The RNA shown here (c-di-GMP-I riboswitch aptamer) has 100 nucleotides and comes from an Anaerolineae bacterium.
The organism belongs to Anaerolineae, within Bacteria.
It was read from a public genome assembly, where an Rfam model found it.

């Protein structure tokens, strides 16, 4: 020095799930609290996954009160990232330590 990582040596992050707080959620944040992690360090650039406030599209209730259609409203599905995840992969960047 690294396209390597050890029953090494300092150290470090922090699942799940609890509280509490943001948000429509998803998820984040803080506080316990360890399932693991040699980049579980940072980037949302490519995909893969989550979620659907808002849009839309059916359908149904309503409205009307003679009968239909329509419109405003309510409900239910269903398609939606501009949102969300970096502890899904991959990419880009920056780092501790030297046995082999």
């Nucleotide at each position: 020095g690294u396209u390597c990582g050890a029953u090494a040596a300092a150290g470090g992050c922090a699942a799940a799930c609890c509280c509490g707080u943001c948000a429509a959620a998803a998820g984040g944040c803080g506080g316990g609290g360890a399932c693991g992690c040699a980049a579980a360090g940072c980037c949302a650039u490519g995909g893969a996954u989550c979620u659907a406030c808002a849009g839309u599209u059916g359908c149904g209730c309503g409205c009307c009160a003679g009968c239909g259609a329509c419109c405003a409203g309510c409900g239910c599905a269903g398609c939606c990232a501009u949102g969300a995840c970096c502890g899904c992969c991959a990419g880009g960047u920056u780092g501790c330590c030297g046995a082999a």